The RNA shown here (Glycine riboswitch aptamer) has 102 nucleotides and comes from Acidisoma sp. L85. Model confidence (mean pLDDT): 76 of 100. It matches the Rfam family "Glycine riboswitch aptamer". About the family: This family represents the bacterial glycine riboswitch. Glycine riboswitches usually consist of two metabolite-binding aptamers domains with similar structures in tandem. The aptamers cooperatively bind glycine to regulate the expression of downstream genes. In Bacillus subtilis, this riboswitch is found upstream of the gcvT operon which controls glycine degradation.
RNA sequence: UACAGCCUUGCGGGAGAGACCGGACGGGGCCUUCAGCCUCCAUCCGGCGCCGACGGAGCAACCUCCCGGAAUCUCUCAGGCACCAAGGACCGCAAGGCCAGG
Numbered sequence: 001u002a003c004a005g006c007c008u009u010g011c012g013g014g015a016g017a018g019a020c021c022g023g024a025c026g027g028g029g030c031c032u033u034c035a036g037c038c039u040c041c042a043u044c045c046g047g048c049g050c051c052g053a054c055g056g057a058g059c060a061a062c063c064u065c066c067c068g069g070a071a072u073c074u075c076u077c078a079g080g081c082a083c084c085a086a087g088g089a090c091c092g093c094a095a096g097g098c099c100a101g102g
Base pairs, nucleotide, nucleotide: 005098006097007096008095009094010093011092012091013090018048020047021046022045023044024043026041027040028038029037030036049081050080051079055077056075057074058073062069063068
């Protein structure tokens, strides 16, 4: 000095699963009013079903100081399940920092 590696940040890509059922409530429309009805949107509660690539838990190979550690596997506690939005393991690029193994 550069490559590789690690961390942070930015950008790009990035899946899965009910537009489920019932109830309550609000906004909008119809209606002279009440009542009622409709559909769209949103929230809450309950029920069943499902997803897994944030988090969490359990283990396998493997590692180990024999205490344990440990995945994209398994389980679904939390979370999520039309589009959109958000999130998103992981991948790529860039910048900055760390490192001195070669």